[in-house]
RNAcentral holds the sequence, with entries from Ribocentre.
SAM riboswitch aptamer (S box leader) from a Candidatus Parcubacteria bacterium, 132 nucleotides, folded computationally.
Taxonomically the source falls in Candidatus Parcubacteria (Bacteria, Bacteria candidate phyla).
The coordinates come from a structure-prediction model, not an experiment, and the mean pLDDT is 78.
The model forms 82% of the base pairs in the Rfam consensus.

RNA sequence: UAGAUAUCAAGAGUGGUGGUAGAGAAUUGGCUCGGCGACCCCACAGCAACCUUUCGACAAGCUCAAGGCAAGCCCGCACUGAGUUUACCGAAGUGGUGCUAACUCCAACCUUUAAAAAAGGAAAGAUAAUUA
Numbered sequence: 001u002a003g004a005u006a007u008c009a010a011g012a013g014u015g016g017u018g019g020u021a022g023a024g025a026a027u028u029g030g031c032u033c034g035g036c037g038a039c040c041c042c043a044c045a046g047c048a049a050c051c052u053u054u055c056g057a058c059a060a061g062c063u064c065a066a067g068g069c070a071a072g073c074c075c076g077c078a079c080u081g082a083g084u085u086u087a088c089c090g091a092a093g094u095g096g097u098g099c100u101a102a103c104u105c106c107a108a109c110c111u112u113u114a115a116a117a118a119a120g121g122a123a124a125g126a127u128a129a130u131u132a
Base pairs, nucleotide, nucleotide: 001132002131003130005128006127007126008125013044014043015042016041018040022033023032024031027108028107029106030105045100046099047098049097050096051095053092054091055090056089059086060085061084062083063082064081065080068077069076104124109121110120111119
């Protein structure tokens, strides 16, 4: 940088003696925030989407063991116990990212409608882990 996958109506702020005028991804149209200093930066704090660790409950597979059934032998059947692996769910903690106005702030593309509204779906975007 690109691809596929998952999620995106919830949640979470204070300080600054940092700094300047715009910001909310891109274009357009809105709407909102912003000299009571926003966005951004720094410090501390918090939230919990993914990865990561541990525990719990549950399901399935595998290995071992005791007894039982069957049986000439190998093999087999169901139950019990121990160990182990994987998947889902829940809880806790650490770390890696991320995030901490408004549904991804709303809409613009499609379906639906006489039209509008509403609803749904795409596109684009953001985040994560993963692949190249």